Notes
Large-subunit ribosomal RNA, half B from Ignisphaera sp., 1222 nucleotides, folded computationally. Taxonomically the source falls in Ignisphaera (Archaea, Thermoproteati, Desulfurococcales, Desulfurococcaceae). Its Rfam family is "Archaeal large subunit ribosomal RNA". On this family, see Yusupov et al., Science 2001: "Crystal structure of the ribosome at 5.5 A resolution". Rfam links the family to the GO terms structural constituent of ribosome and ribosome. Its mean pLDDT, the model's own confidence on a scale to 100, is 83.
Context: one part of a larger RNA
RNA sequence: CCCGGGCUAGGGAACUCGGCCAAGUUAGCCCCGUAACUUCGGGAGAAGGGGUACCUGCGGUUCUGGGGUUAACCCCUGGAACCGCAGGUCGCAGUGACUAGGGGGUCCUGACUGUUUAAUAAAAACAUAGGUCCCCGCUAGCCCGAAAGGGUGUGUACGGGGGCCGAAUCCUGGCCACUGGCGGUCCGUGAAACCGGGGUUCAACCCGGCGAAGCGCCGCUGAAGGCCGGGGGUAACUCUGACCCUCUUAAGGUAGCCAAAUGCCUUGCCGGGUAAGUUCCGGCGCGCAUGAAGGGAUCAACGAGGGCCCCACUGUCCCAGCCCGGGUCCCCGUGAAGCCCACGGAGCCGGUGCACAGGCCGGCAUCCCCCCGUAGGGAGAGAAGACCUCGUGGAGCUUUACCGCAGCCCGGUGUAUGCCCCCGGCCUCCGCUGCAUAGCGUAGGCGGGACCCUGUGAGAACGGGCCUCCGGGUCCGUUGGAGGGGCCAAUGAAACACCGCCCAGUGGGGGCCGGGGGCAUUACCCUGGGGAUUACCCAGGGGACAGCACCGGGUGGGCGGUUCGGCUGGGGCGGCACGCCCGCGAAAAGGUAACACGGGCGCCCAAAGGCCAGCUCAGGCGGGUCAGAACUCCGCCGUAGAGUGCAAGGGCAAAAGCUGGCCUGACCCGGCUCUUGACAGUAAGGGGCCGGGCCGGGAAACCGCGGCCUAGCGAACGCUCGUGCCCCCUUGGUGGGGGCCGGGCAUGACAGAAAAGUUACCCCGAGGAUAACAGGGUCGUCGCGGGCGAGAGCCCACAUCGACCCCGCGGUUUGCUACAUCGACGUCGGCUCUUCCCAUCCUGGGGGUGCAGCAGCCCCCAAGGGUGGGGCUGCCCGCCCAUUAAAGGGGAACGUGAGCUGGGUUUAGACCGUCGUGAGACAGGUCGGACUCUACCCACGGGGGGUGCAGGCCGCCUGAGGGGAAGGUGACCUCAGUACGAGAGGAACGGGUCGCCGCGGCCUCUGGUGUAGCGGUCGUCUGGCAAGGCGUAUGCCGCGUAGCUACGCCGUGGGGGGUAACCGCUGAAAGCAUCUAAGCGGGAACCCCUCCCCGAAAAGAGGCGGCCGUUCCCGGGCUUUGCCCGGGAGGAGGGCUCCCGUAGAAGACGGGGUUGAUGGGGCGGGGGUGUAUGCCCCGAGGGGCUUAUGCCCCGAGGGGUGUAGCCCACCGCUCCCAAUCG
Repeated sequence: CCCGGGCUAGGGAACUCGGCCAAGUUAGCCCCGUAACUUCGGGAGAAGGGGUACCUGCGGUUCUGGGGUUAACCCCUGGAACCGCAGGUCGCAGUGACUAGGGGGUCCUGACUGUUUAAUAAAAACAUAGGUCCCCGCUAGCCCGAAAGGGUGUGUACGGGGGCCGAAUCCUGGCCACUGGCGGUCCGUGAAACCGGGGUUCAACCCGGCGAAGCGCCGCUGAAGGCCGGGGGUAACUCUGACCCUCUUAAGGUAGCCAAAUGCCUUGCCGGGUAAGUUCCGGCGCGCAUGAAGGGAUCAACGAGGGCCCCACUGUCCCAGCCCGGGUCCCCGUGAAGCCCACGGAGCCGGUGCACAGGCCGGCAUCCCCCCGUAGGGAGAGAAGACCUCGUGGAGCUUUACCGCAGCCCGGUGUAUGCCCCCGGCCUCCGCUGCAUAGCGUAGGCGGGACCCUGUGAGAACGGGCCUCCGGGUCCGUUGGAGGGGCCAAUGAAACACCGCCCAGUGGGGGCCGGGGGCAUUACCCUGGGGAUUACCCAGGGGACAGCACCGGGUGGGCGGUUCGGCUGGGGCGGCACGCCCGCGAAAAGGUAACACGGGCGCCCAAAGGCCAGCUCAGGCGGGUCAGAACUCCGCCGUAGAGUGCAAGGGCAAAAGCUGGCCUGACCCGGCUCUUGACAGUAAGGGGCCGGGCCGGGAAACCGCGGCCUAGCGAACGCUCGUGCCCCCUUGGUGGGGGCCGGGCAUGACAGAAAAGUUACCCCGAGGAUAACAGGGUCGUCGCGGGCGAGAGCCCACAUCGACCCCGCGGUUUGCUACAUCGACGUCGGCUCUUCCCAUCCUGGGGGUGCAGCAGCCCCCAAGGGUGGGGCUGCCCGCCCAUUAAAGGGGAACGUGAGCUGGGUUUAGACCGUCGUGAGACAGGUCGGACUCUACCCACGGGGGGUGCAGGCCGCCUGAGGGGAAGGUGACCUCAGUACGAGAGGAACGGGUCGCCGCGGCCUCUGGUGUAGCGGUCGUCUGGCAAGGCGUAUGCCGCGUAGCUACGCCGUGGGGGGUAACCGCUGAAAGCAUCUAAGCGGGAACCCCUCCCCGAAAAGAGGCGGCCGUUCCCGGGCUUUGCCCGGGAGGAGGGCUCCCGUAGAAGACGGGGUUGAUGGGGCGGGGGUGUAUGCCCCGAGGGGCUUAUGCCCCGAGGGGUGUAGCCCACCGCUCCCAAUCG
């Protein structure tokens, strides 16, 4: 130090985002007593009180053994459990340990109990009873399935399915324009089939007709998707606006509710609570952007939900201390992984550098090794950044993106039969009808025609059908039994009988086709029964429908596949600098970039084209005309100041301008070339030149392949057009198709995909080619100075303030930039801790003052020290409260996450407002939400072992150098009610006292701890007593020595030297003056000493004192009174070993070791507890024996013996034990 646990003086949430964490309080049972509110259940264990042990006695309830007695009861005598009362007794404490709710108030939200993201979200999300809407009559609806088949359901509308809301209560407003749903429908539109037509008679194909669903259209529908305005004026104070005007809509937000989980501004305003309240509660409300089943409001109860407040309680905190257990540390044994395998002997500061360096440059530091620690660096480790951008990468989701598919709706055909009725079309057969006028008469047209009809029954009558111009016509039946009509004549345009053909209308029959209706049934479907059960039969229901198959139309994110442009001072939003033209940029060839600057084009013209000819413009001056004139006319001047279709530049005067004449060269074919595109290549487009053809103008030379020039544009495929040319289908013809050349339709993202959104559920790849943090550069912005001095300051620029303008400095703001980092340099704030700067907040020294004093203001010097506590908010900041000498500003990767936190921001859940059709989105709000790492190196804090310092060693010093703030700052008294001042007021120098803060030391006192110790007490166990064990790592409680400690105690100066601003002396330059130039003095909490600590590794490695050694023996060598080498003896001193220590992680340090009090033991002293066991006495009462007041027994506990007993880490004494021997 970490983990777990115990205690804490005084204060009591001051901690913090938040009593979050943690801890503490409370706690069982009995009794008393309990508020608002309420859905009358609740709220309630509300809250708040009292009791609780033991002993003794008495009473009660229940059960029970024995005995007696009974009908039952009951009685006597024992026992057990429980309840109650009284008296007595002890302790700090009686649920004595264990066990065991802290409470209250008020908002938000969800009604409630429940459910959920297994592994970061338990929630206000989901669910829920209940409300409402929609679908569905059963072969239903919905769902699964390719189908067969299956589920709901062997259920049947009081049922099933789906959606929304979400208990109850009070309620649920307006809008149907849009979208959707439902319904309707004359009409419009509407596919195939069918019919008709075109297509040479065919086919493809085309047109028309008919015409389903759908759509249009007309309605209904909101507890369907949804939506629910603006401006102006107005009341006799003001304000406000019941009232009015106006624009506008499908309708303009009703009841309610609100700075709310919703209000940007915003910490809204007012009130409350607090000393102080960005939160909280109550109000207010043109509410950025509330609002009624995406429900509105309210609400008792409930909630491990979210906010605020209060009480209680506490180590959360002020402010930390002590103790216990386990680790860490040491020894023995065993022994990983992450990570690393460029360099090394991995230093510090400043600088430099791809812009944050162990290595480069400069300076400084620097003997070697080990151990324990701390985390500042190694842009530490971990993970090819999740943010951002990019990729013609991916995936999930959405939709009125694009392209499809299932499903569903509708039409047609087939499966698929018989009959009847009606209707329609075509063909065919038969009949009927056909009235102008004239005419006997109701004459369809044309032709034939002189006869025709009639016993196969004429005329007529009667009855009936149909038609009708109302006069008649025609048909049928009956009666009846023989005639009727035509020709002719008349009338008329036409002449009638009869026959044929035809027209219009109409009726009927037949055939084919179509439509509608009905009936039937052997297809097909369903139900029931039978059944040798696959294939069958019977009965019933339905029925050619349905179903199924194919063809066609509609609908169709239910599903599938895809797309969702580029440029870009990141991306997005915006813009187009995305195709062209002109000028400039552009640096005198050409070319040349920017989301640089200034402008244009996407046409136009049949003349505005070609040629030829003629002419000269703008403007000015003069004149004419005129009442007057810029406009018309005349004259002169006039290099272009005009004009040239349109931008700009260049160009242009017998023209390129203006006017006129004649024309169409704005033509066809081909080639070359320039440009586009400096340079290799290249499309379309544009220009120029030439050849051929054919034209135009001109006398001609010549000019003309559109326009004075430079902009005015578009590939392939596809569709289409052309008087041209070629090819294909055996021949010919025709149709059709293809090709060549040319024209049109377009891609403007303009060398030309066929296409929208969203992702915080996201994924992959790449990028520091590119954003967000931090750094670098810059410094507009920001901060701070300066110059000048307009002004104000009564006067007076400069006591103080200072405009305009100008010049700087800083690198804490915000920008800009995109240089380093995307194979990761963790991002706000807080806590902790260190250091630096000074533009100084205080304290110190000084100058000025519009300085009397006090108090201020401005300025100069000065960075030694200090600069604090709280309320609000995540905050930084800021506001506020109370203090204060003062409550300074900044830097250190917006210092500090391998130091902590995690409130904010910034994943996944969820709610609100707003935006969006939607998926979703929002520097909008809100609740919730994983913070890893055993330290290798450097660094730093400590502790050791060596080597060196020319012999070894012991002790004592010096002090180069380093560290320190070792001090800082008030109040009071005195000076002194003095100086000063009219007064009010009111100093200073000096002296003294007491605080606070900091630092160091200490434990006598006070306090804490004190798992040494003593005592009390609960449960249980050891048979009882005594004495103990366990209940925690002391069961709990009380006290507590030493030690360690703070909250306690002690200490914490003045002086010398040097300076700063400043004040002076002398004093020239400059006969004066001048603090300065030479010289000299004074003068700060500053600097250096004095003080404390480290410090001979201070390589210049120090000094002083002492001890030992170069002595002896052996051997060897030599330059031989001796010197050198090797070995041995001896040797100062140290170490090991042993016993220890208020010393200590290991080492180290200190003491002791028999010549000894070092540790243990014993004893004494001094202390701590608080009076032991035993014995004696007392004791509330009760029991027994006796019968006298006496004896015995039970009894919580009390008194005495007894200042006892037990115990000690302190201070001593004592060799009993161990420090033996080495």